[in-house]
Small-subunit ribosomal RNA, 5' domain from an uncultured bacterium, 519 nucleotides, folded computationally. The RNAcentral record of the full RNA draws on ENA and SILVA.
Context: one part of a larger RNA
RNA sequence: GGAUGAACGCUAGCGGCAGGCCUAAUACAUGCAAGUCGAGGGGUAUAUUACUUUCGGGUAAUAGAGACCGGCGCACGGGUGCGUAACACGUAUGCAACCUACCUUGUACAGGGGAAUAGCCCGUGGAAACAUGGAUUAAUGCCCCAUAAUAUAAUUAAUUCGCAUGUUUUAAUUAUUAAAGUUGAGGCGGUACAAGAUGGGCAUGCGUCUGAUUAGUUUGUUGGUGAGGUAACGGCUCACCAAGACUACGAUCAGUAGGGGGUCUGAGAGGAUGAUCCCCCACACUGGUACUGAGACACGGACCAGACUCCUACGGGAGGCAGCAGUAGGGAAUAUUGGUCAAUGGGCGAAAGCCUGAACCAGCCAUGCCGCGUGAAGGAUGACGGCCUUCUGGGUUGUAAACUUCUUUUAUCAGGGAACAAAAAGUCCAUGCGUGGAAAACUGAGUGUACCUGAAGAAUAAGCACCGGCUAACUCCGUGCCAGCAGCCGCGGUAAUACGGAGGGUGCAAGCGUUGUCC
Repeated sequence: GGAUGAACGCUAGCGGCAGGCCUAAUACAUGCAAGUCGAGGGGUAUAUUACUUUCGGGUAAUAGAGACCGGCGCACGGGUGCGUAACACGUAUGCAACCUACCUUGUACAGGGGAAUAGCCCGUGGAAACAUGGAUUAAUGCCCCAUAAUAUAAUUAAUUCGCAUGUUUUAAUUAUUAAAGUUGAGGCGGUACAAGAUGGGCAUGCGUCUGAUUAGUUUGUUGGUGAGGUAACGGCUCACCAAGACUACGAUCAGUAGGGGGUCUGAGAGGAUGAUCCCCCACACUGGUACUGAGACACGGACCAGACUCCUACGGGAGGCAGCAGUAGGGAAUAUUGGUCAAUGGGCGAAAGCCUGAACCAGCCAUGCCGCGUGAAGGAUGACGGCCUUCUGGGUUGUAAACUUCUUUUAUCAGGGAACAAAAAGUCCAUGCGUGGAAAACUGAGUGUACCUGAAGAAUAAGCACCGGCUAACUCCGUGCCAGCAGCCGCGGUAAUACGGAGGGUGCAAGCGUUGUCC
């Protein structure tokens, strides 16, 4: 000098853009943060209408909440950085060792039958959470049979490629494996297979902090055979066999730490760093475990154990903000228990739509960067006052003020007033479908915001640090090695440009200084 997620002191007019618990991965009151589909299913409360009535009600039609069965989603999005020094990350290569719901393309198919169960109804236990008995019923829920290949498994033959374990293609034989309907309809779905796309899994090479006052480490350890297991290779697991494997090119141990793109600095090499944004990883009160599923060993799922908190009728139960706000605590220190789904994106749905603390906005904070303003021109008998002085005087503050003229950014008031929103849906036309085209309409949280115009009036707006040298800027008074200053050198003991005040000056400026940290 530059930088900062900064803090502190003094000060403070406005706007734009960004940023905002670095500490206790401490504990959490309250609300919200993941639902959706009636065009999968049964169907109730209820409402309306009609009929009826013994006036309690009943029947029928239409509509139909909540709950329930079922599907898809909840593995995304959002948070945090505990752990992790290689099971991570970065990069490169490979899988002849793999999986992939939804989506796209193509091929083929959907025949027949059955048994339940939730809900509803009738009960029981319990303070509650909830548990449980009986009867009955549906489905795109479940099961059985049929159909069966370019699927799966095995065998055989030929064949391509490969250093090789092997592999490609074709043919044959045997065995096994599927489905679901719904809508008034267009339509939307279902099953199997092949391929694509996307996302993932695995393997290998190289690179990635400090300590030797850590020198030896290892027994599923290193390799083999076989088996099991996995989507898949593999000591991944197991039985047996061999005795290996790593290591001064630093193993092991210990400490510290999420990694990268980047960011800061520097001429560069390098050094430091990993907030915000993007990619990857890990975690979700602590530890462990699996279930479901295409995908989890699952933040707002389950089970077990533990610590803690809460409820209780003392028998037993409930909970997990490292989601968004917010509270307590800790701390030098870090914001609102706000608005909207209008846009973008996500889930479900045929769609309308519903949900979305993702997101978009608003609020708070000079935390930072950028921009603007706090007026302009004229104005000397150079006023008054202050300060200095060699003191009838002079210098300086100083064109500064007063005064005259002008302007009105900004602030205030008044008026006008956007873009972000044109689609999707619906209608019409074309098309075998997918889809394409046309015209018209609806929809704005922010917001009467941005912006524009006008009105009046200099009106609404300057501080902070420094002035011995380094280092731009000097005098007086007070003090008297005191009080104090100080980044370094050093000032102060009676004429202090270094302390305190004043006048003057210098530098930055809505900031200026100080402190911390990095280069």